[in-house]
């Protein structure tokens, strides 16, 4: 310099291909259970989906440029 991969909750991911309700599991809270603890059960907690833009009625998802991280070739 070139070329491709990753970025969604406090973590570890799906969801993108084929636009339309933003989830799972762990975590952390509250409750039950226990003499306590741990396990189980129930409830309940969070993200304007890296950033700015365009395209659409409608964008996590399409398109363009950037940021951060990685990998290959040079």
């Nucleotide at each position: 310099g070139g070329u491709c991969c990753u970025g969604u909750a406090a973590c570890u991911c799906a969801g993108c291909c084929u636009g339309g309700g933003a989830g799972a599991g762990u975590g952390c809270c509250u409750u039950u259970c226990u003499u306590a603890c741990a396990a189980a059960a129930a409830g309940g907690u969070a993200g304007c989906c890296g950033u700015a833009g365009g395209u659409u009625c409608g964008a996590a998802u399409c398109c363009u440029a950037c940021c951060a991280g990685g990998a290959c070739c040079a």

Description: This is a predicted structure of a 74-nucleotide RNA (transfer RNA) from Acaryochloris sp. CCMEE 5410. Taxonomically the source falls in Acaryochloris (Bacteria, Bacillati, Cyanobacteriota, Cyanophyceae). The prediction has a mean pLDDT of 82. Rfam family: tRNA. By type it is a transfer RNA.